[in-house]
Molecule: RNase P RNA; transfer RNA
Organism: Hyphomicrobiales bacterium
C1' cells in the first nucleotide's frame, strides 16, 4: 500500500423565525393568552420469543393430551436471549457456521434407476466340476483351448443409485472374503485429567452385531392455566330494550256548600287463554323504583428487573456489590414539524503548475401509542480499535 | 394498538403421513358453417409469493421477509 476478519460508536453541526404536544406558574372576558421547562429510535418496525401488570378459569399438587426446547457449564425476573468452554466442518490466515439428545426401544419411508434398498441380493463378470460340440496333439487312456447348457462357490472388479452390510496394505485361496495379521475406524469396560460436555492412555473384541431419515411417528429430560392496555377500573347523560311494584272509570246519579269544592251510591283497558262472572296469568299503555350498560369522561399511564459515571468481583456475559450524579416524550384523529444563512460529508463540472476558488444535485432505514428483556428485519454515509493474509522497502 | 387465516395456469379452487403439479372456465390451432355461435379433436400454459435451512429429494417439514383478507372498543 492492497485484501480482508472481528468488536464498538455515530447517523448531520451552529444561529435566527414561524409553528406544534405536555408539565408547572400567573393572567382571563373561561373561549384562551403569557412566561418557563421537556419533547422519538437503533432499529420507536416484525409481532417471533421472554417477562411486568390487568381480568377470566381453578382447594392443592400430580398424571394424561397439545405446544415448545435439547452438547456441557454459567448469566438472567425470565427466554428458543446472551458469556465461556467442547465436538464437528469450513478458510493459507485472522476468524466464521452448526434445530449440536436418542437411529443395538418401537414404527414408517427411501421414488426413478439398479439383480438386490433392509432379519440383503448373483446382473455382467471371476472361479470350480460335470457335460455337449468344434479345433489341435497322443497308438490309445486321456490331455489343452474356443463357445454353449447345468450344478455350485465368490462380494476382489464394472454397472446403478444420494446410499449396496467396515476403510488401506501385505498375506492367503481353485477364485475370493476379517479367512488370518498391522494400522486406522467401531464397540466394551478401566485408568489418567477435567464440575460437565469431552479428551488422552494402554487392554480386550473379527459372531465388528447396528446404511440414512426424529426441521416423520415416537422415546428420554426440562418448561408452559387461557386471554389480552381495544386487559381492566371507576363516573355516568337521553332514547330504546330488561327486572320489580301499582295503577288503568274522571262519565253518571244523589245529596251539602262560605260556590272555591267535598261526601255516598253506582262503574273499572268494548284485547286473548275462556261461552259467561269471579279470581289468575299473558298482551298494551301510564307512573315510580332497580340493576346492566352504549357514546363520552377519568383512572390504568409514565420512579422502573430506570438510566449515566467511576471503582470492585469475575476470563466473559453479568453483579439484589459500593459511591456519586440525574428525572428522561405521554398524545387519543393522534405534537415531535418548516423556512432562512454559514459550516460539514460525497458526487458531478469548471478554473489554476499546486495550494485553493466557484457552480449544481444529494445526505439514509424510519417515526413513539401499557412498559420492559432479547431476536430478526430495514439503514446514505462515516469514525475508532484490534487481528489476519499478501506485496514493497529497510 | 391487539389476535387470527391465506398466498397454486388468465380466473375460481383441488393436491399436505415429502418422490415427475390437477379440475372446472377461459386460450389458441384444426374440423364443422356462407359467415358467427354452439359442438368435436388436438394443443400450449406453473421457478407452487421471495429468500434461506432440514432432506437424497420440498407445492408440503421450519426459519425469516412480503403483500392480501378477516375479527376485537
Nucleotide at each position: 500500500c492492497c485484501a480482508g476478519a472481528u468488536g464498538g460508536c455515530c447517523g448531520g453541526a451552529u444561529g435566527g423565525c414561524c409553528g406544534c404536544g405536555g408539565g408547572c406558574g400567573g393572567c382571563u372576558u373561561c373561549g384562551g393568552c403569557c412566561g418557563u421547562u421537556c419533547g422519538a429510535g437503533g432499529a420507536a418496525a416484525g409481532u417471533c420469543c421472554g417477562g411486568g401488570c390487568u381480568c377470566c378459569a381453578u382447594g392443592a399438587a400430580a398424571a394424561c393430551a397439545c405446544g415448545g426446547u435439547g452438547c456441557c457449564g454459567g448469566g438472567u425476573a425470565a427466554c428458543g436471549c446472551c458469556c465461556g468452554g467442547c465436538g464437528g466442518g469450513g478458510g493459507u490466515g485472522a476468524c466464521c457456521c452448526c434445530a449440536g439428545g436418542g437411529a443395538a426401544a418401537g414404527u414408517g419411508c427411501c421414488a426413478c434407476a439398479g439383480a438386490a434398498a433392509g432379519c440383503a441380493a448373483a446382473c455382467c463378470g471371476c472361479c470350480u466340476g460335470a457335460u455337449a460340440u468344434g479345433g489341435g496333439g497322443g497308438c490309445a487312456a486321456c490331455u489343452u483351448c474356443a463357445u454353449g447348457u447345468c450344478a455350485g462357490g465368490u462380494a476382489a472388479g464394472g454397472g446403478u443409485g444420494a446410499a449396496a452390510g467396515g476403510g488401506u496394505g501385505c498375506g492367503g485361496u481353485a477364485a475370493g472374503a476379517g479367512c488370518g495379521c498391522a494400522c486406522c475406524g467401531c464397540g466394551g469396560a478401566c485408568c489418567u485429567g477435567g464440575c460437565a460436555a469431552c479428551a488422552g492412555g494402554g487392554c480386550c473384541g473379527g459372531u465388528c452385531a447396528c446404511g440414512g431419515u426424529a426441521a416423520a411417528c415416537c422415546c428420554c429430560a426440562c418448561c408452559g392455566g387461557g386471554a389480552g392496555c381495544a386487559a381492566a377500573a371507576c363516573c355516568g347523560a337521553a332514547u330504546a330494550g330488561g327486572g320489580g311494584c301499582g295503577a288503568u272509570a274522571u262519565c253518571g246519579g244523589a245529596g251539602c256548600u262560605u260556590c272555591g269544592g267535598c261526601u255516598c251510591c253506582a262503574g273499572c283497558g268494548c284485547g286473548c287463554g275462556u261461552u259467561u262472572u269471579c279470581a289468575c296469568g299473558c298482551c298494551a299503555u301510564c307512573g315510580c323504583c332497580c340493576g346492566g350498560g352504549u357514546u363520552g369522561g377519568u383512572u390504568g399511564c409514565a420512579c422502573g428487573a430506570g438510566g449515566c459515571u467511576u471503582g470492585c468481583g469475575g476470563u466473559a456475559a453479568c453483579g439484589c456489590c459500593a459511591a456519586g450524579c440525574c428525572c428522561c416524550a405521554g398524545a387519543u384523529g393522534a405534537a415531535u414539524g418548516g423556512c432562512c444563512a454559514u459550516c460539514c460529508c460525497g458526487c458531478c463540472g469548471g478554473g489554476g503548475c499546486a495550494a485553493c476558488c466557484u457552480g449544481g444535485c444529494g445526505g439514509a432505514c424510519a417515526g413513539a401509542a401499557c412498559c420492559c428483556g432479547g431476536c430478526u428485519u430495514a439503514c446514505a454515509g462515516g469514525c475508532c480499535a484490534u487481528c489476519u493474509g499478501g506485496u514493497a522497502u529497510u | 394498538g391487539g389476535g387470527c387465516g391465506g398466498u397454486u395456469a388468465g380466473c375460481u379452487c383441488a393436491g399436505c403421513u415429502g418422490g415427475u403439479a390437477g379440475a372446472g372456465c377461459g386460450c389458441c390451432a384444426c374440423g364443422u358453417u356462407u359467415a358467427c355461435a354452439c359442438c368435436g379433436u388436438g394443443g400450449a400454459u406453473g421457478u407452487c409469493g421471495g429468500c434461506a435451512g432440514u432432506u437424497c429429494g420440498a407445492a408440503c417439514c421450519u426459519g425469516u421477509c412480503a403483500c392480501c383478507g378477516c375479527c376485537c372498543a